[in-house]
RNA sequence: GGGCAAUUAACUCAGAGGGAGAGUGUCUUCUUGACGUGGAGAAAGUCAUAGGUUCGAAUCCUAUAUUGCCCA
Numbered sequence: 001g002g003g004c005a006a007u008u009a010a011c012u013c014a015g016a017g018g019g020a021g022a023g024u025g026u027c028u029u030c031u032u033g034a035c036g037u038g039g040a041g042a043a044a045g046u047c048a049u050a051g052g053u054u055c056g057a058a059u060c061c062u063a064u065a066u067u068g069c070c071c072a
Base pairs, nucleotide, nucleotide: 001071002070003069004068005067006066007065010024011023012022013021018055026042027041028040029039030038048064049063050062051061052060
């Protein structure tokens, strides 16, 4: 320098054009003499950034950034 892949909650990930979600973790509460386990509930997201297509974009297209892999 060229190519490919990934980027979504604190962490690991799903989401294939119209509701942003799960598990773990965190907080509150019930249970216990206490801790843990278990039950119930809650908070937490500019969907990496910018632009474009569309009535509508996390999702499609382009560029940029970061990370990883391959080639030279």
This is a predicted structure of a 72-nucleotide RNA (transfer RNA) from a Clostridia bacterium.
The coordinates come from a structure-prediction model, not an experiment, and the mean pLDDT is 83.
Lineage of the source: Bacteria > Bacillati > Bacillota > Clostridia.
It matches the Rfam family "tRNA". It is annotated as a transfer RNA.